[in-house]
Context: one part of a larger RNA
RNA sequence: CUGGGCGUAAAGGGCGUCUAGGCGGCCUGGUAAGUCCGAUGUGAAAGGCCACGGCUUAACCGUGGAGGGUCAUUGGAAACUGUCAGGCUUGAGGGCAGUAGAGGGGUGCGGAAUUCCCGGUGUAGCGGUGAUAUGCGUAGAUAUCGGGAAGAACACCAGUGGCGAAAGCGGCACCCUGGGCUGGCCCUGACGCUAAAGCGCGAAAGCGUGGGGAGCGAACGGGAUUAGAUACCCCGGUAGUCCACGCCGUAAACGAUGGGUACUAGGUGUGGGAGGUAUCGACCCCUUCCGUGCCGGAGUUAACGCAAUAAGUACCCCGCCUGGGGAGUACGGCCGCAAGGCUGAAACUC
Repeated sequence: CUGGGCGUAAAGGGCGUCUAGGCGGCCUGGUAAGUCCGAUGUGAAAGGCCACGGCUUAACCGUGGAGGGUCAUUGGAAACUGUCAGGCUUGAGGGCAGUAGAGGGGUGCGGAAUUCCCGGUGUAGCGGUGAUAUGCGUAGAUAUCGGGAAGAACACCAGUGGCGAAAGCGGCACCCUGGGCUGGCCCUGACGCUAAAGCGCGAAAGCGUGGGGAGCGAACGGGAUUAGAUACCCCGGUAGUCCACGCCGUAAACGAUGGGUACUAGGUGUGGGAGGUAUCGACCCCUUCCGUGCCGGAGUUAACGCAAUAAGUACCCCGCCUGGGGAGUACGGCCGCAAGGCUGAAACUC
């Protein structure tokens, strides 16, 4: 340098953003760096290859020839790539008008439930389990009614639904704010795709400081079960779960499927728009764009399956894999308060 691969066999980076780099739409003209053709120079000899010849052959040797460069100089070609100049609108972006949504941040508010506190009624139990027991209760529990406090989560709506790049997002109102989709007139005129490094985001658990603490609940204590029971079940219960700020940076971070563009049968749902026909209007019906499901043909696949939301057909860019164990370990480096994370071997062994 190269091959084959990455849904489930090893292999898609958790997600985004952007730099370098790689790649790049249509038309015209110039240029000639890449590219292509020719000429000249050079590419020593020996070796290798071909032919002929010399030792009786061969090895060996001699003579001649062909060939050999990402090479240099020079002449030329202009399709493609590059480059320069000019133009275009279909890619991309913008303006305008609409539109759906648990998208994000902040503030405030609400009802149900739970627990606790106070008071009333009331009395011998309650609770819990497969059955018990620990536990709670005559210092009056459980039940029930009234009042109060607190924290957390938002039943129904709710969907096979929606939004977000992913993580994720669900009571109501307001404020601030991101993105998407649709429509067609206008504007810019290739401004694009991807993306090493970098930067940012990143469930849960965990960490730091301060607050909060109703319910739940690692650890822990107790009761059961059991041969035992460091469990499953029960009674308690601390961290934590919640908030603010700062860390951590992981995951079966999954569609186990990177992003972009184009193309390639149908059928049937569903969410958001636009249009047509019809109509008084709407529904129905038809067309179309975006999203999201199911079935299924070609094709593909080791099979399962995938099948316009491809795992089909192609192209561009990134990441990654290369037998099992040792091992995501050791060492080193970088990061972290720590826990640890990232990078990541070898001996040996099968």

The part of an RNA shown here (small-subunit ribosomal RNA, central domain) has 350 nucleotides and comes from bacterium enrichment culture clone K6Ring5Rock-111063:3. Model confidence (mean pLDDT): 88 of 100.